[in-house]
RNA sequence: GCGGAUGUAAGCUCAGUGGUAGAGCUUGAGGAGUGCCCACCCCCAGGUCGCGGGUUCGAUUCCCGUCAUCCGCU
Numbered sequence: 001g002c003g004g005a006u007g008u009a010a011g012c013u014c015a016g017u018g019g020u021a022g023a024g025c026u027u028g029a030g031g032a033g034u035g036c037c038c039a040c041c042c043c044c045a046g047g048u049c050g051c052g053g054g055u056u057c058g059a060u061u062c063c064c065g066u067c068a069u070c071c072g073c074u
Stems, first nucleotide, its partner, number of pairs: 001073007011025004019057001027045002030042002050066005
């Protein structure tokens, strides 16, 4: 230098492939329960979908550029 993969919640692992962004673990607040605490259970919170631009009525999704990590080639 060239090609490919990955990037989605405060942390980890992932789903979602054009029409309001979801799950598990975890974190925080609350509830129930208890003499009290912890655990279990219930509920709530938390996201500019790596970043910028384009297409579109509408983009996590399509296109372009760019950044980071990993793999391969030269």
A computed fold for a 74-nucleotide RNA from Antarcticirhabdus aurantiaca, annotated as transfer RNA. The prediction has a mean pLDDT of 81.